[in-house]
RNA sequence: UAAGUAGACUGGGUGGCCGCUCGCUUAAGCGGGAGGAAAGUCCGAGCUCCACCGGGCAGGAUGCUGGGUAACACCCAGGAGGGGUAACCCUACGGAAAGUGCCACAGAAACACACCGCCAGCGGCCGGCUAUAGCCGGUGCGGGUAAGGGUGAAAUGGUGAGGCAAGAGCUCACCAGCGGCUGGGAGACUAGCCGGCUGGGUAAACCCCAUCCGGAGCAAGACCAAAUAGGGGGAUGAAAGGACGCCCGGCCUAGUUCCCGGGUUGGUCGCUUGACCCUGGUGGUAACAUCAGGGCUAGAUAGAUGGUCACCGCUCUGAUGCUAUCUCAGAGUACAGAACUCGGCUUAUAGGUUUACUUGGCCU
RNA sequence: GCCGAGGUAGCUCAGUCGGUAGAGCAGCGGACUGAAAAUCCGCGUGUCCCCAGUUCGAUUCUGGGCCUCGGCACCA
Repeated sequence: UAAGUAGACUGGGUGGCCGCUCGCUUAAGCGGGAGGAAAGUCCGAGCUCCACCGGGCAGGAUGCUGGGUAACACCCAGGAGGGGUAACCCUACGGAAAGUGCCACAGAAACACACCGCCAGCGGCCGGCUAUAGCCGGUGCGGGUAAGGGUGAAAUGGUGAGGCAAGAGCUCACCAGCGGCUGGGAGACUAGCCGGCUGGGUAAACCCCAUCCGGAGCAAGACCAAAUAGGGGGAUGAAAGGACGCCCGGCCUAGUUCCCGGGUUGGUCGCUUGACCCUGGUGGUAACAUCAGGGCUAGAUAGAUGGUCACCGCUCUGAUGCUAUCUCAGAGUACAGAACUCGGCUUAUAGGUUUACUUGGCCU
Repeated sequence: GCCGAGGUAGCUCAGUCGGUAGAGCAGCGGACUGAAAAUCCGCGUGUCCCCAGUUCGAUUCUGGGCCUCGGCACCA
């Protein structure tokens, strides 16, 4: 200097004028007021309600190993497989020998049937060369074969050599798979040696295995006020009902539940102190844990957090300048707005600053 | 804010990993008619909302994105 990989922060600033909202304060006044994603609502919880407890079935979720966490499908560190020259990145990563399915079309054949082939036997026929025996080519019959060709995403492990009538793990060498033994590692797994040769793939197909799981959700729910018709009809009644469905056991309870119709669509709480944030120490490879000190940072309810002026910052274009720089003018300044609160994931994002690493070129 | 459905021909809708998708109406052509309608015969229409993944192969299975529609409170 060019190209790349993995992160972090920021994403406008200052001042004046006018305006909105919350808290404290008698008033004056003082203090505060959108995000890294507030988004999607994909996961996990806190919290609230449904009296509850146990067992089983069904259903759902996760899926290499170990750790972190309140928990998770998240994060960290490893392992295996794959991509990349590399830094690094991706994985939906248990099981096909428990069982049942599926592999279209093509192809002989997709749990297994030889289309074209190759071989040699029989003498049967034809042709050629031969003195005969015999040799070569074609064709027919039965036999051996799955190496070669064709089809396909995939076809009796792969490559090479020997062997055979021609072939085949038939034999050997190397490799892949499977099994056994020994060593290392908490473990996933890995290294070495030995062995007989070995018919696939698919579970984001049904399924099997291991682990986990009540249901609804702040429009949850609690309280106050007001008004009407506390109206009518049905089912069930110690059994209904009893925290999604089914079954069993215990236990609670005089009510439970469905439909039609009517009244109010008012106010307060929930509503912001949190598994919270910042700085430093210790432990740990890290995620993170722990200790000490400091901080309080929106609570709206047709839904506030804004409008305008000026200067500056950043990006682009033009002019001047022309090595760079300076100056002037114009245009633009991302994605986007809390609604109970957190931990993640996913998606959108003009730019700006910066850290570490990889590869190539040049100079010293 | 939360919960639940859907996206396929011009329109209304089926379909389902099995090799590249249907029905009705509408449309076009022909027959019939003096001319039309009705009727009969025939013909097609398409990135199955978009992207990625699994598989040999995806409209269908899975994940993510975009769009459309519906529901939610209290008293008795």